A computed fold for a 350-nucleotide part of an RNA from a metagenome, annotated as small-subunit ribosomal RNA, central domain.
[in-house]
Context: one part of a larger RNA
RNA sequence: CUGGGCUUAAAGGGUGCGUAGGCGGCGCUUCAAGUCGGGUGUGAAAUCCCACGGCUCAACCGUGGAACUGCGCCCGAUACUGUCGUGCUAGAGGAAGAUAGAGGUGAGCGGAACGAAUGGUGGAGCGGUGAAAUGCGUUGAUAUCAUUCGGAACACCCGUGGCGAAAGCGGCUCACUGGGUCUUUUCUGACGCUGAGGCACGAAAGCUAGGGGAGCGAACGGGAUUAGAUACCCCGGUAGUCCUAGCUGUAAACGAUGAGUACUAGAUCGGGGAGUCCAACACAACCUCCCGAUCGUAGCGAAAGUGUUAAGUACUCCGCCUGGGGAGUAUGGUCGCAAGGCUGAAACUC
Numbered sequence: 001c002u003g004g005g006c007u008u009a010a011a012g013g014g015u016g017c018g019u020a021g022g023c024g025g026c027g028c029u030u031c032a033a034g035u036c037g038g039g040u041g042u043g044a045a046a047u048c049c050c051a052c053g054g055c056u057c058a059a060c061c062g063u064g065g066a067a068c069u070g071c072g073c074c075c076g077a078u079a080c081u082g083u084c085g086u087g088c089u090a091g092a093g094g095a096a097g098a099u100a101g102a103g104g105u106g107a108g109c110g111g112a113a114c115g116a117a118u119g120g121u122g123g124a125g126c127g128g129u130g131a132a133a134u135g136c137g138u139u140g141a142u143a144u145c146a147u148u149c150g151g152a153a154c155a156c157c158c159g160u161g162g163c164g165a166a167a168g169c170g171g172c173u174c175a176c177u178g179g180g181u182c183u184u185u186u187c188u189g190a191c192g193c194u195g196a197g198g199c200a201c202g203a204a205a206g207c208u209a210g211g212g213g214a215g216c217g218a219a220c221g222g223g224a225u226u227a228g229a230u231a232c233c234c235c236g237g238u239a240g241u242c243c244u245a246g247c248u249g250u251a252a253a254c255g256a257u258g259a260g261u262a263c264u265a266g267a268u269c270g271g272g273g274a275g276u277c278c279a280a281c282a283c284a285a286c287c288u289c290c291c292g293a294u295c296g297u298a299g300c301g302a303a304a305g306u307g308u309u310a311a312g313u314a315c316u317c318c319g320c321c322u323g324g325g326g327a328g329u330a331u332g333g334u335c336g337c338a339a340g341g342c343u344g345a346a347a348c349u350c
Stems, first nucleotide, its partner, number of pairs: 004321003007304002012318001014201004021194003025088004031082001033081002035077008049065006091191001092188003095184005103177007110154001114150008125136002162169002206247006215241002220236004258317006266295008275286002299306002323350003332343004
């Protein structure tokens, strides 16, 4: 130097966009940098290797040869990589037509439930539990009817259904807006893939400021339970949960499975399209493209399993791993208002 790995053993970055870089479709052409061939110069001596010789042998030494796998220059080759030019359409993108969707942001509206307030009826309990008690109630509760106010969440539909890069997204309407799919094959003509740094997004909790506060509810108080009960159960209840503007940047951020491309038996089903058949609509059937789910062949795998949505067969690029503990700690740096985040050891020990 080469050789190993990353679903569960250590190991895929939480996700995207993208800079440098790496890699890159088909045809013709130029050059000849990489590449290849030949020649030549150089590659000191010693050493190493081979042959012969000298010390009685050997180590050692002498002579000759080979080697020094490298580099420079010259001549030549042009398949591949590169370069110049030109063309192509199978990659990629644009256009036109159609289309599904809890994709996003903002505004408005709605009903059920819940709590509260006021009034009516009513008159002794209610509530809660394994059983109770704290609690609420004759200042009239619970129950029930009417009116009003408030905040939060959107039952059924709802589905191994859909959409989104991930986080995530579910009442209805409107406005603005992102992406996808199908069909035509009309246009551009390699414009592509990946992506160190960088930038953006990023559940919950938490933080700052201002609102809001129905229900729930860390902390806290009380009642029980218990040997105790700083818990589980019950009655209350503050932050918080909600909105606006910022910050934080982490999760079992999981498919514990990075992205892209190509290839490799099938079967069944769900979602979104196009086509064929049919006089026509619809269903069915067949075919085809995209997405999702289950089973399964070969293969792979330590096995569990996976299996065209690969963990199969290959290529390209990035990230990461190298015994357990110490430790995601210390220290330094950097980010943050803080909490803390990112980067990240060693001694020692088994």